A computed fold for a 76-nucleotide RNA from a Thermotogota bacterium, annotated as transfer RNA.
């Protein structure tokens, strides 16, 4: 250089065009339980890597950035 994979809450994930102004576990608040604590229950708050594009519609489909693993070539 070229070719393939991958980016979603702090982590780890579910998603397969309309169920998503995105759900679940763990952790983080508050509360409730308890003599305290820990469990355990209930609640909150927290993410779709960026730009285009296709489409009535886009986290999902296409193109590019950007970052990641990767495989091949170069490398006199």
């Nucleotide at each position: 250089g070229c070719c393939c994979c991958c980016a979603u809450c702090g982590u780890c994930u579910a998603g397969c065009g309309g169920u998503c102004u995105a759900g679940g576990a763990c952790a983080u608040u508050g509360g409730c339980c308890u003599u305290u604590c820990a469990c355990g229950c209930c609640a909150a708050a927290g993410a779709c890597a960026c730009c285009a594009g296709u489409u009535c519609g886009a986290a999902u489909c296409u193109g590019g950035u950007u970052g990641g693993g990767g495989g091949c070539g170069c490398c006199a």

Rfam family: tRNA. Rfam classes the family as a transfer RNA. Model confidence (mean pLDDT): 83 of 100. NCBI's taxonomy places the organism under Bacteria, Thermotogati, Thermotogota.